[in-house]
């Protein structure tokens, strides 16, 4: 790298070290030199998966701006006719199995 599944409104940061971009991809709207992302240390959160007669402890992962930031395709409603709401698909992100 595919595939099959659960689940995605909630939780939780501070140091070193870098130095200009980042939030997946079009649009928007955010984040950032009062240091973003990104690594690395510590700590947290949650509770998929091992663990246990059931819990917990431990471990394996994951995660720690903004509902997966929002929309973007299809349906149903409302209505000031551009928008609001609300459900479905796509896509993506993580965990387990599997090839």
């Nucleotide at each position: 790298u595919g595939c099959u599944u659960a689940u995605c409104g909630a939780g939780a940061a501070a140091g070193a070290c870098u130095g200009a971009g980042g939030g997946a991809a079009g649009g928007g709207c955010c984040c950032a030199a009062c240091g973003a992302c990104g690594u690395c240390u510590u700590a947290g959160c949650a509770a998929c998966c091992u663990g246990u007669a059931g819990c917990c402890a431990a471990g394996g992962u994951g995660c720690u701006a903004a509902c997966u930031c929002c929309c973007a395709u299809c349906c149903c409603g409302a209505u000031u006719u551009a928008u609001c709401g609300g459900g479905a698909a796509c896509a993506g992100a993580u965990g387990a199995g599997c090839g």
SAM riboswitch aptamer (S box leader) from Algoriphagus resistens, 99 nucleotides, folded computationally.
Lineage of the source: Bacteria > Pseudomonadati > Bacteroidota > Cytophagia > Algoriphagus.
Its mean pLDDT, the model's own confidence on a scale to 100, is 82.
It was read from a public genome assembly, where an Rfam model found it.
The model forms 91% of the base pairs in the Rfam consensus.